[in-house]
RNA sequence: UAAGUAGAACAAAUAAUCGCGGCCGGCAGCGUAAACUGCCGGGUGAGGAAAGUCCGGGCUUCACAGGGCAGGAUGCCGGAUAACGUCCGGUGGAGGUGACUCCAAGGCCAGUGCAACAGAGAUAUACCGCCGACAAAUCUGCAAGCAGAUUUGUCUGGUAAGGGUGGAAAGGCAGCUUAAGAGACUACCGUCCGUCUGGUAACAGGCGGAGCCAUGUAAACCCCAUCCGAAGCAAGACCAAAACGAAAACCAUAGGCUUGCCCGGCCUGUUUUCAGGUGGGUCGCUUGAAACGUCUGGUAACAGCCGUUCUAGAUAGAUGAUUAUUCACGACAUAACCCGGCUUAUCGUCCUGCUUACAUG
Numbered sequence: 001u002a003a004g005u006a007g008a009a010c011a012a013a014u015a016a017u018c019g020c021g022g023c024c025g026g027c028a029g030c031g032u033a034a035a036c037u038g039c040c041g042g043g044u045g046a047g048g049a050a051a052g053u054c055c056g057g058g059c060u061u062c063a064c065a066g067g068g069c070a071g072g073a074u075g076c077c078g079g080a081u082a083a084c085g086u087c088c089g090g091u092g093g094a095g096g097u098g099a100c101u102c103c104a105a106g107g108c109c110a111g112u113g114c115a116a117c118a119g120a121g122a123u124a125u126a127c128c129g130c131c132g133a134c135a136a137a138u139c140u141g142c143a144a145g146c147a148g149a150u151u152u153g154u155c156u157g158g159u160a161a162g163g164g165u166g167g168a169a170a171g172g173c174a175g176c177u178u179a180a181g182a183g184a185c186u187a188c189c190g191u192c193c194g195u196c197u198g199g200u201a202a203c204a205g206g207c208g209g210a211g212c213c214a215u216g217u218a219a220a221c222c223c224c225a226u227c228c229g230a231a232g233c234a235a236g237a238c239c240a241a242a243a244c245g246a247a248a249a250c251c252a253u254a255g256g257c258u259u260g261c262c263c264g265g266c267c268u269g270u271u272u273u274c275a276g277g278u279g280g281g282u283c284g285c286u287u288g289a290a291a292c293g294u295c296u297g298g299u300a301a302c303a304g305c306c307g308u309u310c311u312a313g314a315u316a317g318a319u320g321a322u323u324a325u326u327c328a329c330g331a332c333a334u335a336a337c338c339c340g341g342c343u344u345a346u347c348g349u350c351c352u353g354c355u356u357a358c359a360u361g
Stems, first nucleotide, its partner, number of pairs: 001357007009349002012326007020045002023042007047332001051343002054341005059232004071228005076090005091105001092103004106223002111221002113217003127163002129159003132155011171189002174186002190212001191210008236283004245274006254268005290309004295304003327330001
């Protein structure tokens, strides 16, 4: 310098004006006061994913002696954590020259199911090939009825080296043996079993033994182990006009409605308390497993001490607009109870560690 790999940070900037949602202060109005309304001033007001709502937890209400069935999730080992399907460290496997990345990584001799097409054959087979025995034909040789070679046929013959099909063809490869062959036998590698050593463990390594009964698929049913009560802030708690209702006290022959009056007709009241819980209001609501910084422990995830800070809280739901200047001309996207994760989207900018190649000193 180029290509790559892992991680962290930012998410156009500055200023002014207007507008909107909370908060604080002041003034005015209404009021006994509080509350409310208006005006003025101050300060404050979205994200790295606020998203998808896929996991886990807090919180709330309901349920719950204990146990089981069903259902769901997870599945190498150790640790972290409030908890997790998350994270960290390791083991094994796969990919890459490498930095590094990826893995849902228990069990198919508990049982059941499925395996298209191709291929002779898919859990067993013999299409081509190789080899043997017998018979026949042809050719050659000669010592003249024998030998050799080739071809054809037969054996429900042997074989699984080689060819071919497939994701997969009875561990691989080399040798020995053999008519030809084959773990039939031998060495090495692999597999399984036993044992020793190291490691908390997953596992790794050494030694010895067994020729090795036998495909794949469990994000197929299933089996084994572990975990899980349900619903969710429109959860829920409180105050409380109204309507329905209960009790007590009062009124006792009047009161109300029916076109202005009369007759006629219809209805039953007032107050207090309790209960009730609609409209409405308050709380839940943002001080929290909080953020930032130093230090300590730990490889790390993380934990702890100390210090500093307070950082939206609406309820039809606020973040917008204009102007000026500058640039790389601006992506994905807008809180609604909160938090820890995962996943997905994202114009770009900048920084750090490491790898490979080339060049120079």
About this RNA
The prediction has a mean pLDDT of 75. Predicted 3D model of a 361-nucleotide RNA (Bacterial RNase P class A) from a Lachnospiraceae bacterium. The source organism's lineage runs through Bacteria, Bacillati, Bacillota, Lachnospirales and Lachnospiraceae. The sequence is in RNAcentral, with records from ENA. Its Rfam family is "Bacterial RNase P class A". It is annotated as a ribozyme. The gene name in the source record is rnpB.